[in-house]
Context: one part of a larger RNA
């Protein structure tokens, strides 16, 4: 390299938008680039292949023929491509409805913790396996009233919902994205994928300025212990929160790329539509989300219409372990570092 693969053995990019490229629905027409057939030329010799032949055979040798490929010409028109035309089932739009923690901004609320002030009140509180550090007669803890401030939104809450992923949970308003159902009015293949590229991207971290209740790396003290740079306890600073900017990584997981079609059933649930029914309820369909399970798949575990089944299209990635996601170089970053990414050597 061919090939074979990518849930767990090495391997799906964290996710999306989209450029080039690749691939692309139905019908008839046309063209003849691909494709197919034929002819001619060429394809040095040797070599290859075939036929018959020569060394007793063979290897070997000589003779004859021939090939793919290329060029020109002629022909075919099924398929691919081109051109022009038509279609509606793919895709999209309209119209009528619907559900939702989808996103952004502004405002509002109650419970709780902490702190401050005041009242009552007295000797403890706190903490643990047991303690101690700590707090408290300068009146703590408990309890009642008032106030301040920050953060998070109990119950509802659900293998519930929404989002491309990260993720999203009090309430109200404003702005705003997507999705689903019904209808079949409109466009008429406008589609799928997507190297580069661009955007989004938990937590931690970084810059500037705010904020700081609780929690809490670091740090300090008390314990434990042979030691204890830990687990437990008392404190406590960055941080956690907000605004703007950066970082660009995660077991970013369904460890399962995206799209389309096809392939037994059973049972639950969310949103919607339809039919039957007096109601209760029952049945069917579409879209989502679970469980079990047939065929089939799989090394097994298991997967099984939300496939890891049967196929097609496009992208990404893997190719023994260690060295190593390291070194060097390049690009990016304020830095931390990220992306790209070896070899020697060794088993």
């Nucleotide at each position: 390299u061919u090939g074979g693969g990518c849930g767990u053995a090495a391997a799906g990019a964290g996710c999306a938008u989209g450029u080039a490229g690749g691939c692309g629905g139905u019908a008839a027409a046309u063209u003849a680039a691909g494709u197919u057939g034929g002819a001619u030329g060429u394809a040095a010799a040797a070599g290859g292949c075939a036929a018959a032949g020569g060394c007793u055979c063979a290897a070997c040798c000589a003779u004859u023929g021939u090939a793919a490929g290329c060029a020109u010409c002629c022909a075919a028109a099924a398929c691919u491509g081109g051109u022009a035309u038509a279609c509606u089932u793919g895709a999209g739009u309209g119209c009528a409805g619907g559900a939702g923690a989808g996103g952004a901004g502004a405002g509002u609320g109650g419970a709780a913790u902490u702190c401050c002030c005041g009242g009552u009140g007295u000797a403890g509180c706190g903490g643990u396996g047991g303690a101690a550090u700590g707090c408290g007669u300068a009146g703590a803890g408990a309890u009642c009233g008032g106030g301040a401030g920050g953060a998070a939104c109990a119950c509802c809450a659900g293998u519930g919902g929404c989002g491309a992923a990260g993720g999203c949970g009090a309430c109200u308003c404003u702005c705003u994205g997507g999705c689903c159902u019904g209808u079949a009015a409109c466009u008429g293949a406008c589609g799928c994928u997507g190297a580069g590229a661009u955007g989004c991207g938990a937590a931690a971290g970084c810059g500037u300025g705010g904020g700081g209740a609780g929690c809490a790396a670091a740090c300090a003290g008390g314990a434990u212990u042979a030691g204890a740079u830990a687990c437990c306890c008392u404190g406590g600073u960055a941080g956690u929160c907000c605004a703007c900017g950066c970082u660009g990584u995660a077991a970013a997981c369904g460890a399962u790329g995206a799209g389309u079609g096809c392939u037994a059933g059973g049972u639950g649930u969310u949103g919607g539509g339809g039919g039957c029914u007096u109601a209760g309820g029952c049945c069917c369909c579409c879209a989502g989300u679970g469980c079990c399970g047939a065929a089939g798949g799989a090394a097994a575990c298991c997967c099984a219409a939300u496939a890891a089944g049967c196929a097609c299209u496009c992208c990404g990635c893997c190719u023994g372990g260690g060295g190593a996601g390291u070194a060097c170089g390049g690009c990016c970053g304020c830095a931390a570092g990220g992306c790209u990414g070896a070899a020697a050597c060794u088993c």